[in-house]
RNA sequence: AGAGUUUGAUCCUGGCUCAGAACAAACGCUGGCGGCGUGCGUAACACAUGCAAGUCGAAUGCGAAAGUAGCUUUCGGGUUACGAGUAGCAUGGCAGACGGGUGAGGAGCACGUACCUGACCUAUCCUGGACAAGGGGAUAGUCCUGCGAAAGCGGGUUGAAUACCGUAUAUACUUGAGAGUUUAGUAGCUUUUGAGUAAAGCUGGCCUCUGUAAACAAGCUGGCGGUCCAUGAGGGGGGUGCGUCCUAUUAGCUUGCUGGUGGGGUAAUGGCCUACCAGGGCGACGAUGGGUAGCUGGUCUGAGAGGAUGAUCAGCCACACUGGGACUGAGACACGGCCCAGACUCCUACGGGAGGCAGCAGCGGGGAAUUUUGGGCAAUGGGGGCAACCCUGACCCAGCAACGCCGCGUGAGUGAGGACGCCUUUCAGGGUGUAAAGCUCUGUGAGGAGGGACGAAAGCUAUUGGUGAAUAAUUAGUAGACUUGACGGUACCUCCACAGCAAGCCCCGGCUAACUCCGUGCCAGCAGCCGCGGUAGACGGAGGGGGCAAGCGUUGUUCGGAAUUACUGGGCGUAAAGCGCGCGUAGGCGGCGGAUCAAGUGUUACGUGAAAGCCCUCGGCUUAACCGGGGAAGCGCGUAGCAGACUGAUUUGCUAGAGUGCCGGAGGGGGAGGCGGAAUUCCUGGUGGAGCGGUGAAAUGCGUAGAGACCAGGAAGAACGUCAGUGGCGAAGGCGGCCUUCUGGACGGACACUGACGCUGAGGUGCGAUAGCGUGGGGAGCGGACGGGAUUAGAUACCCCGGUAGUCCACGCCGUAAACGAUGGGCACUAGGUGUGGGGCGGAGAAACCGUUCCGUGCCGGAGCAAACGCAGUAAGUGCCCCCCUGGGGAGUACGGUCGCAAGGCUGAAACUCAAAGGAAUUGACGGGGGCCCGCACAAGCGGUGGAGCAUGUGGUUUAAUUCGACGCAACGCGCAGAACCUUACCUGGGCUUGACAUACUCCGGACAGGUGGUGAGAGUCAUCUUCCCGUCCAGGGCUGGAGUACAGGUGCUGCAUGGCUGUCGUCAGCUCGUGUCGUGAGAUGUUGGGUUAAGUCCCGCAACGAGCGCAACCCUUACCCGUAGUUGCCAGCAGGUAGAGCUGGGGACUCUACGGGGACUGCCGGUGUGAAGCCGGAGGAAGGUGGGGAUGACGUCAAGUCCUCAUGGCCCUUACGUCCAGGGCUACACACGUGCUACAAUGGAGAGGACAACGGGGAGCGACCUUGUGAGGGGUAGCGAAUCCCGAAACCUUUUCGUAGUUCGGAUUGGAGUCUGCAACUCGACUCCAUGAAGUUGGAAUCGCUAGUAAUCGCGGAUCAGCAUGCCGCGGUGAAUACGUUCCCGGGCCUUGUACACACCGCCCGUCACACCACGAAAGUUGAGUGUACCCGAAGUCGCUGGGCCAACUGAUUUAUCAGGGGCAGGUGCCGAAGGUAUGCUGAGCGAUUGGGGUGAAGUCGAAACAAGGUA
Repeated sequence: AGAGUUUGAUCCUGGCUCAGAACAAACGCUGGCGGCGUGCGUAACACAUGCAAGUCGAAUGCGAAAGUAGCUUUCGGGUUACGAGUAGCAUGGCAGACGGGUGAGGAGCACGUACCUGACCUAUCCUGGACAAGGGGAUAGUCCUGCGAAAGCGGGUUGAAUACCGUAUAUACUUGAGAGUUUAGUAGCUUUUGAGUAAAGCUGGCCUCUGUAAACAAGCUGGCGGUCCAUGAGGGGGGUGCGUCCUAUUAGCUUGCUGGUGGGGUAAUGGCCUACCAGGGCGACGAUGGGUAGCUGGUCUGAGAGGAUGAUCAGCCACACUGGGACUGAGACACGGCCCAGACUCCUACGGGAGGCAGCAGCGGGGAAUUUUGGGCAAUGGGGGCAACCCUGACCCAGCAACGCCGCGUGAGUGAGGACGCCUUUCAGGGUGUAAAGCUCUGUGAGGAGGGACGAAAGCUAUUGGUGAAUAAUUAGUAGACUUGACGGUACCUCCACAGCAAGCCCCGGCUAACUCCGUGCCAGCAGCCGCGGUAGACGGAGGGGGCAAGCGUUGUUCGGAAUUACUGGGCGUAAAGCGCGCGUAGGCGGCGGAUCAAGUGUUACGUGAAAGCCCUCGGCUUAACCGGGGAAGCGCGUAGCAGACUGAUUUGCUAGAGUGCCGGAGGGGGAGGCGGAAUUCCUGGUGGAGCGGUGAAAUGCGUAGAGACCAGGAAGAACGUCAGUGGCGAAGGCGGCCUUCUGGACGGACACUGACGCUGAGGUGCGAUAGCGUGGGGAGCGGACGGGAUUAGAUACCCCGGUAGUCCACGCCGUAAACGAUGGGCACUAGGUGUGGGGCGGAGAAACCGUUCCGUGCCGGAGCAAACGCAGUAAGUGCCCCCCUGGGGAGUACGGUCGCAAGGCUGAAACUCAAAGGAAUUGACGGGGGCCCGCACAAGCGGUGGAGCAUGUGGUUUAAUUCGACGCAACGCGCAGAACCUUACCUGGGCUUGACAUACUCCGGACAGGUGGUGAGAGUCAUCUUCCCGUCCAGGGCUGGAGUACAGGUGCUGCAUGGCUGUCGUCAGCUCGUGUCGUGAGAUGUUGGGUUAAGUCCCGCAACGAGCGCAACCCUUACCCGUAGUUGCCAGCAGGUAGAGCUGGGGACUCUACGGGGACUGCCGGUGUGAAGCCGGAGGAAGGUGGGGAUGACGUCAAGUCCUCAUGGCCCUUACGUCCAGGGCUACACACGUGCUACAAUGGAGAGGACAACGGGGAGCGACCUUGUGAGGGGUAGCGAAUCCCGAAACCUUUUCGUAGUUCGGAUUGGAGUCUGCAACUCGACUCCAUGAAGUUGGAAUCGCUAGUAAUCGCGGAUCAGCAUGCCGCGGUGAAUACGUUCCCGGGCCUUGUACACACCGCCCGUCACACCACGAAAGUUGAGUGUACCCGAAGUCGCUGGGCCAACUGAUUUAUCAGGGGCAGGUGCCGAAGGUAUGCUGAGCGAUUGGGGUGAAGUCGAAACAAGGUA
C1' cells in the first nucleotide's frame, strides 16, 4: 500500500466482498510447564446455609455458670475463695452515611470542564482563644407479676451515668436598634446599647500548696475526654457559562407556568411552598413529545482528522424486593435501620408474626457463556479503644478455567546417489528424505533428594539530640534482647538419572503462500466474494506441500481498508443529485477612505487540566509480560497584559455596486373593449341528375324524399394563411389578424440626485402548459368515452364512417409535465473568428458601406475542464454564496400528517431481495434503417418438379429382427462404385472359450497335412490309419496339436474428450501483422475517401510506411500455328492390286498421335478519364481484354458430420457386448415426403431403308464370323493383353402407315412359357416371348435448373459386379430462347446509422393468469403495556389546628396532700399524600377470519408492450 466482482473488451460511476488490528467472548479439534492478569455481557430473576459492623469496663448499672480448693452437713445440701468483676444483660458514646455491590432508572447541571457562593454547612483532625460553677428529676436492666403459640407487650419495686433537665457565668456567638467606614452590591470592618444561648467527667502520677493527718484526695501535676468561639485542612450543599445520542412521519409547549410583593421553609439562594398582583416564559440556534443510554479519565481502531466503545483500575452519579414516607444524626430520607402499602416466600396453636445476597462464597433458573459454600488478618487500609487488643468475604493469598498477554520446552551434531513402508509413474523412474535407523552428545521443563528466602516496619529496654517548665507526651538517631508470615517448606540454589514423559490445528481454483491420485457424477456436497459439482488442482479420502504453533480454526462484534457522509477529503448536463418560475422573512455573505473600541484573531505570563493509562527515560523481578521512580504530553477552559493587519461593533465621509429623475427608439410582454377577411359546417333558393365519400383494398355512411358538383343569399362558432426569420418579448408557464385604451419590464444616451440602500434565500407567499373538477353560458371544426365498418388467429388497437364529454367564454378550484439548456443565482476575471436583433458615436452626408461601443441572440474554435461525449466570454474554465445526492429493486409505495369537492398533490419509510443496477465510448452482430455494388437472386426466357404409374431413398407403422449412421439450405438415387448365401454390424436356433486373429513363456505330444468311418442343417463332435526337416542319437530349433499363464477380441458407449478427413458460408474478397501516429483505454489509423476492377484489381489522395495469408499468375485441359517423330494411326503424289477395301510397295505432304516451342500483353490506333488506373470503340488475329473448362478453398463460423474407413483418451463386456454355423431379416406396408424414370402423343408412334461420333473397357476377359432359336440366348470359333482384335451409336435423313381416339399413345399390372448368372433366384435377380393393357389427355398452392456449344434433346462408355443401374462418373451428336433492368424476393461485400443484442434477432424482454414459499400493509375485533384528564377512596408520615384526657424536672401562687402557667404526650381533626378504584381519551406493541399489492421460484398459460423506423417512432 491494495485486491476480487457489472462488459465480448474498455474507461468511469457505484455498491458488495476480502487481506489488518482488536475482544470480559463462545463453539469445534487438540493440549507440556511457568509468570502476570482476567472471569454472569443473559433474569435489577428467585434464593437454602455460613460469614460480610462493630467496638469501648479508662462513661455507667447489674452480673453468672461449669470447674477447682477450703470449711461445714441432718449427706439432700449449705457456705467461702478462686474462676471473675470474666461470660452475659442493659443504659450511654463513637461507628453502622465509610468500605463492598450493581447499572434498573435517568437526556439531566446527571456527568465533563472552567468559574461563582457578597446565598451555605461541616462530627472526628490541626492551630489559636476562653471556660468547665452549682443543683435536680427520671429511666433501661435486675427482681416480683400479668397477657401471648411466637414475635413481643404491659403493671409494680429498686435504681446509675460522660443519659436527661433547670440555674449561674459569656471572651464570644445569635438577634434587635443606632452611628461611622468600605464595596459594583445585600457582605465585611470599627463602635454604642438591649435580649437570648454552654459544659462531664474518667484515669494515672505526686505531696510543693490546701484538707484530713503520713498516706490519701476535695490538693498539685499529667493524659484522655467536655463546653463556647475563631481559623485551617479535608469533605459536602447550592448556582452559572460551555460540551454531551437518534427522531420534525413529535411544531407548538407552559398555569406555580414567568415575574413581583408579603409570609413560610431550609445550613443556604430560589415558586422550594403559600396568599395577592401582573401576563408573562420557552421554541426552527429545534421547545414539547417519543425512543435509546449511567457519565468521565480512558479502551479499541486509524497516518491523522475521526469512528466505535465505557469490562477489569480510578473519579462522579444513581439504586438496594416494588412504591411512598419520615425519624435519628455533623452527615441518610439510610444495601445487611424504622413506618405504611403491594407482590412473593417462610412460620403459626389461625388469633397473628417473620424476611429481602445489585456484600463474599454457594443454589435453582435463564443462557452460546463466566470460578471455591477455601486460608489469613502476616502485609496495606478502615471502625472502636489511652492502650493491649477486638472486628474487618475491604484486602492479602491459595483453588478452578489456554479466557488473554508474555516466556520456555517437546532435543542437538553426524548419518545413503538415498533402507522399509506409503504415494505417484510415460514402468526408466520420482516423492516422502538426513527424514528414520545407526553413532556421538546435552539435560531446560516434568520426576527424586537436600538446603531455603525477601515480603517485618513497628512494639520493648537502655541511651543521645530537637521541642518543652518537665525524667511527661512527641520526634530523629544509636546499642541490645525478645516476639509477630496466611501464602509456604513456595520462589530460588545444589545434587541424581534417562532422549527417556511432552504437537497439534487450519489451508492448498483466483483474491492468497501451497498439487497430484482415487471415489462421486448438477448427486452427495462446498462457498467470504467471484463461483465449483453433468468424469473435479474448488465436494469426500489419501500422499505431498504451505501457514501458524500449545495452540489452530469457526462464529459474533468494533474500527480500518471506505475519499462509501468527503472538516482534513466527494459530487449534482448525460452515471444518484439544480426546487417549474418569481417575490420575499429569518439566517449566511457583502464596495472605497478615516477615527475609536478590542468581541473574533495573534502573542506573552499565570492558574487549572486528579491518579492510573499512552509516550520518553532510568530502575526491579534470569528475560519478557508485569511493576516502581522521574519527565514529557494532555492541542481544552479561565484570568491578566500587549498588538491593532484582517473580520466585527460604533461613528464620520466617498461614489465605481444599487437606485431615482430626464430624453429616445424596439417588441406576438400583460389586461379590457371593438372591428375584419379567407376557410369549414349548417340553413334557404336555383341549376343538375347518379353517384358521393373513403381505403392498401374495402365496407359502414350520405344520395332519386335529388346527394356530391356548381351558383346566389343567410347563420354560427373557432382559429388567425402569407409576412415568419437557430427573429422579437416575458421570471417561468407562455405570447402571432387589425384598431383603441389601461399597464409591467428591459435597452440606449447625457446630465443631476440618494449614498452600500447590495447578493442569496430555510419557512412563507404569488404565478404556473395540458388534462381534470364545480356553476352558468356557448358549441362551427376537431374529438377521449361510446356505436358501426374493416384488418386480424383474436383486434376491447393502429385505418375508415359517425360521435358525447371536452376543446371556447365568465367566475372558482386543481398545482402537476422530458415544467429541459435534463445545466440554481449574482458578480468579477480568462485568445480569437463569423452571423443576426435593438440602440448610440465616428468616417462627411440621405440610402448603402466601413470603423467603434452597449445590450440581446446563434454558430465555429484556443487555453482550461471533463469518464468520455462534449463545454468553451450565454462555461460544464478560474474564484464566491445557496439548495440537493449517497447501490439496484421493494417505492415515490405503505403508515401518519397536511392540502383538495373529487381525481389526486406534498411530505415520505421499513421488512424482504439482488451482486449488481448504471454512464460514455469501442469492436462485432442484427434492423420489416440508409447509400453503393455483386450473384440464374429477381426480372426476361427455355425446360422441369408438385397430379399419374413405376424405380429409389427417408419418415412413420409393423416385426423375433425389419442393423447402424445422416435431419433446413449443407439428411432423404446420402455412407451403399451395386443386401438371394456371403456382405451383415440385426433376429431365431445350434456350437466354441487362450479363443476366428497377434506376441511371449512353461509342460506334454506330434511333421504339417492328408485319407477313412459314425453322427449332424451345418458349424462341429467322436473314432481311426499313415507320418517330417535341420542337427553329434541326447538336448535344442522350425512347424503343429493339447493343457496353463500373460493376453487376444468388441461395427459396445461417448464426434459434447480427440487426431485425421469432409461439408458449408464461398472461389465470397476478404483476414491480419511489424514499426510509427492518435486515444487514459478497449481500440483506431493503415484497410477509410475520389475513381476503377471479376477481385483489398490498380491509380490518385491521405499519419502513415511497409509486409504476410487470400485475389491474380505459375499447373492441367481445350481452341490456332510451327518444329521433331511416323506405328498399330494417315494416304496427297508414284507403283502394284481387289467384287470391295491403305490391301501391298512406299511416302511424312495432310488428318491424327505426343513431346517441345510460338501465340494474347490493353501490345497498337481513336475517344474518354485527373497526360492516372482504367473504360468504350477499332485494327490485326485461330483466339481480345481472366479466350472456354478444371485443379487450387485465406483468418474463421456452425461443440456441423464421421469413435460403423482408419487412429485414439476414458468408460464398459470377458464360457460373452468375443467367435463359428444354418435359417430368417435389412426387400415388411394403411400412409406421408424427397430424388428420379416412363408417359400422356402427330415437332409423335409403328414398319422399311440409309448416314455420322467421342471417351473408354477387355484374359476365370472382350469375342468378330458361322450356325441355331421369334427372342433372351445356345453351339462352334478367327482375332486381340490391343492407336493393330472386339464392343451394330441414337436422335437424324428418305419413305409408308396411323388422323386426335384413352388411340397403332401409354406401358403398369397379371397369366403362361422361357433364357442367363450362380451351391442356390420361394421369401428376393435381370432379361426374352406370347397374352393381358391400369393410371395418365400436360398436372392446385407452391417450387427447381439453366446465360452458349449452355439449356433442351439423343444415344455411347466406364466403375462396382458371378448376376442385377431409371442411380453415379464420364463421352460425344443435334442444338436454342432471353437478359429492359436492379423496384421487389434470397444470399453476399463495403461505407454509414440505431441498438436495452454479445449464446450476438432462432437475440433480448414486458404484463396478466395458475402453482409454491417469504416478508409487509389493511381489517370486525381481541390481548397486555405506557400515558393524559376528571372524580372516588385514602395507609404511613411531616406540617397545621384542637383542648373536656394524661404528664417528673422549670415558674408562680397559696390552703404547699393542691392549684395555675409554660412545655410535652396520647387522642381528635384539616391540607398534602403512595397503592387502589371508576369514567374517558391518547400512544406505541402482539394476535386476527378475510383481503391488497410486493418479492423470489423449474423448461407452466395467454399475448407480444419495449430495445432496429421493434414493424402505429
Small-subunit ribosomal RNA from a metagenome, 1513 nucleotides, folded computationally. Its mean pLDDT, the model's own confidence on a scale to 100, is 83. The sequence is in RNAcentral, with records from SILVA.